[in-house]
Context: one part of a larger RNA
RNA sequence: GAGUGAACGCUGGCGGCGUGCCUAACACAUGCAAGUCGAACGAGAACGGUAACAGGUUCUUCGGAAUGCUGACGAGUGGCGGACGGGUGAGUAAUGCAUAGGAAUCUGCCCAUGUAGUGGGGGAUAACUUGGGGAAACUCAAGCUAAUACCGCAUAAUUCCUACGGGAGAAAGAGGCCUACCUUGUAAGCUCUUGCUAUUGGAUGAGCCUAUGUCGGAUUAGUUAGUUGGUGAGGUAAUGGCUUACCAAGACUACAAUCCGUAGCUGGUUUGAGAGGAUGAUCAGCCACACUGGGACUGAGACACGGCCCAGACUCCUACGGGAGGCAGCAGUAGGGAGUAUUGGACAAUGGGCGCAAGCCUGAUCCAGCCAUGCCGCGUGUGUGAAGAAGGCCUUAGGGUCGUAAAGCUCUUUCGCCAGGGAUGAUAAUGACGGUACCUAGUAAAGAAGUCCCGGCUAACUCCGUGCCAGCAGCCGCGGUAAUACGGAGGGGACUAGCGUUGUUC
Repeated sequence: GAGUGAACGCUGGCGGCGUGCCUAACACAUGCAAGUCGAACGAGAACGGUAACAGGUUCUUCGGAAUGCUGACGAGUGGCGGACGGGUGAGUAAUGCAUAGGAAUCUGCCCAUGUAGUGGGGGAUAACUUGGGGAAACUCAAGCUAAUACCGCAUAAUUCCUACGGGAGAAAGAGGCCUACCUUGUAAGCUCUUGCUAUUGGAUGAGCCUAUGUCGGAUUAGUUAGUUGGUGAGGUAAUGGCUUACCAAGACUACAAUCCGUAGCUGGUUUGAGAGGAUGAUCAGCCACACUGGGACUGAGACACGGCCCAGACUCCUACGGGAGGCAGCAGUAGGGAGUAUUGGACAAUGGGCGCAAGCCUGAUCCAGCCAUGCCGCGUGUGUGAAGAAGGCCUUAGGGUCGUAAAGCUCUUUCGCCAGGGAUGAUAAUGACGGUACCUAGUAAAGAAGUCCCGGCUAACUCCGUGCCAGCAGCCGCGGUAAUACGGAGGGGACUAGCGUUGUUC
C1' cells in the first nucleotide's frame, strides 16, 4: 500500500446493489418448512349447490327429524412423491476431492410415428359395526366389504437359466363420446385418451476400478494374520478377502509405511510485476453428517434431517403400569461471545411434488423489514459581496489572521417533505413487491459534517496551562519552568458519510 463475513470509539442525510453466528455439530418454548391424487377403491363424518315457499314415504316426545340428484371432501385402503429441494462442516490426510482414463454394472419418471401382449379366475383385509383392555400413547378379539392392494392358472415374439435334452417367468384397469332394448339407471359394442406387462435401444442419474496430485511432525522406524496371493463356495446390480473353508507366506516401508497433530476438497478469493504466499464466507460442483452410537426395512434410488428398530445421555407427560421428543430447515428463545438480522408478505414470476385437468402444497424461490457491514452514486447549496463588520487568536501594539468566510442582495430545488398520476416484470386471465420505480405540481436555503492528525519518518505552527508530574508513543523518542511531541485554544493538513483504532492476510 492492498484486502476483510470483521469488531470497537466518535459521528451520521439519501438511494441502488451485495453481504450478515467466523464462537457452543450448545440446549431449544411456539408457529410454519411434503404433500397430492375421487379419472385406482369401498363406505359415507361434517359442508355446499339444486329440485323447493313443491309433492310423497318413514319415524315421532306431534315441536320436528330423516330420505333425491350433484359437487366437494374428514378418516381409511391403494398409487406417486417424502433419496429432490433446504441446512451444517462435526468427522475425514483418503472408502474424500481435482484431473485423465477404464470395465464387471443398475437406472423410477422421460424419449422412440420402437416390438409384442393386456385372456381367465381366486382368497383376503383396512375402513365400518359390536365387544374388551389402557390414565394416555395406543391396542386386542369377532363379524362385513372393495380395488390399478394380494395370489394362482393360461399364453411367451422377445427375455432369463441350461448339463444344450430342456426348464423358468407377466399384466389392471380407468375416463370421455355415440347408440339399441327399456320405466329411470345399467350390460354389450364402437372409437379416442390414459394406464398396466414383457422387452430392445437411448437419455439422465448412480455404483465400482486405476494412475497422478493433495498440510505439519523422524524428539513417530518399523507396520500388517483376512494381513498378501491362489483354489472352491457364498454374497452383490456389478469386480474384488467383500465374506468363508483350505493352501502358500506373503504385502507396505527412508521416493517416509505405521503413528501423532491439524484440516471438508475444488472452481475460486486475496495479495503480488510475476514466481509465489495466504485463504476456501456469499455463488457453483463433489463429499460427509442430521441428539450420540449401532442396525436393517421399504424402494428404481436410503442404510433415509422433519421414516422405523435397539442402546445411551438429556427434556417433557404419567393414574408409576408406561409413554412422547430431536431447529446443523425458516423465523424466533436462552447461553457462549468483541460480534452477526424479522416469531414479516406471496406463491405474481422461476423451479419442484402430485394430478387428465381445474388445482393443491412449496420458510425452495421471489420480495419486504433490520444493520454505514461493504462497493457505487448523490446531496448538505449557487452567484455576488471589503465597511476587509462584529467576535476569536496572535502581535514588534503599527497591524496580521480566521476571511468572500459571514451578514446583505440574487438564483436554483438535486435529495428530502407534501399532493396528483402511475408501470415493465404477464404473449388470454392471474402482481406479493406496490400506489413501489418513474412522471408532474407545490414547498422553502429551507431538514442534512464529521473524524483523525500537525517533532522526524509524514502533508500540516503558534499561544496558554503543566513542570520527569499529569501524560504521549507505530519506531526514534517527548515531559525535570520559555514543550511546534503532554492538556486546551486559535490556525493549518488529510480523508469525507464517514474517520480513526484493533485483529488478521499478502

About this RNA: The part of an RNA shown here (small-subunit ribosomal RNA, 5' domain) has 506 nucleotides and comes from an uncultured prokaryote. The coordinates come from a structure-prediction model, not an experiment, and the mean pLDDT is 82. Its Rfam family is "Bacterial small subunit ribosomal RNA".